[in-house]
Context: one part of a larger RNA
RNA sequence: CGUAUGGGUGUUUGAGGAGCGUCGUCCCUAGUACGAGAGGACCGGGAUGAACGAACCGCUGGUGAGCCAGUUGUCGGACAACCGGCAUCGCUGGGUAGCUACGUUCGGGCAGGCGAACCGCUGAAGGCAUCUAAGCGGGAAUCCUCCUCCAAGACGAGACACCCCUGAGUUUGAUCUUGAGAGACCCCCGGGAGACGACCGGGUUGAUAGGCGCGGGGUGGACAGCGGGCAACCGACUGGAGCUGACGCGUCCUAAUGGUCGAAGG
Numbered sequence: 001c002g003u004a005u006g007g008g009u010g011u012u013u014g015a016g017g018a019g020c021g022u023c024g025u026c027c028c029u030a031g032u033a034c035g036a037g038a039g040g041a042c043c044g045g046g047a048u049g050a051a052c053g054a055a056c057c058g059c060u061g062g063u064g065a066g067c068c069a070g071u072u073g074u075c076g077g078a079c080a081a082c083c084g085g086c087a088u089c090g091c092u093g094g095g096u097a098g099c100u101a102c103g104u105u106c107g108g109g110c111a112g113g114c115g116a117a118c119c120g121c122u123g124a125a126g127g128c129a130u131c132u133a134a135g136c137g138g139g140a141a142u143c144c145u146c147c148u149c150c151a152a153g154a155c156g157a158g159a160c161a162c163c164c165c166u167g168a169g170u171u172u173g174a175u176c177u178u179g180a181g182a183g184a185c186c187c188c189c190g191g192g193a194g195a196c197g198a199c200c201g202g203g204u205u206g207a208u209a210g211g212c213g214c215g216g217g218g219u220g221g222a223c224a225g226c227g228g229g230c231a232a233c234c235g236a237c238u239g240g241a242g243c244u245g246a247c248g249c250g251u252c253c254u255a256a257u258g259g260u261c262g263a264a265g266g
Stems, first nucleotide, its partner, number of pairs: 001153001005174001006164007016150004022050007034039001052107005060101004067094005072087006111145003118138004165265001167178003183261004187203005208255003211251005217244003224238002226235003
């Protein structure tokens, strides 16, 4: 811009396109059919895997650049205590959310149609024979459906439901100017969304983010007082203590200010 000579919001149909499509082993049928024996099935049913794919983080693990603890050297906060800077995140032991695989769950199915090779029925040309010439039935991991995803720019531009259609001035006019509706956008607060756009939530009639409170999870026993020891240091109790990024719930304390566009077609 079109769809569209009304304006919007939401939900959809599916032309068309994309994806998937794999294979093994074991058991039953059955030591049956078959076979002198050795051996050993079709058909049908069940179980369990490999690789591949998707989703997810309850479990098992990984990461988790400053969440907790321990600790070395040095410098600083005048000293001690307690902190902070630097040293690969200084090093070491753990680790929430998130992201993840080495973890978990699920998937390939069933069925229908057309039909290759091939197997047939009926059957002439050609009194026989012949699956073929007319006609008919079967028949592959293939093809078309069935399953998953995208999809009306499918210009053949589809469908359904709901919402809004009002005022002033002006004009020869389907004029021009201005307000304004449903609704939308800019802007702002944000996000399991994201390169940017986009998408989703919220904007005081508000829990959207931060803060704060409580909780969860993590760490693992803070400072101080006390006891032992010459000291370095060690130990119990107050006390599952103190601290705590992303998680949950709550709470208007802080920040969501402010503006624009947008309909009388048929």

Large-subunit ribosomal RNA, domain VI from a soil metagenome, 266 nucleotides, folded computationally. The coordinates come from a structure-prediction model, not an experiment, and the mean pLDDT is 85. The full RNA is in RNAcentral, with records from MGnify. It matches the Rfam family "Bacterial large subunit ribosomal RNA".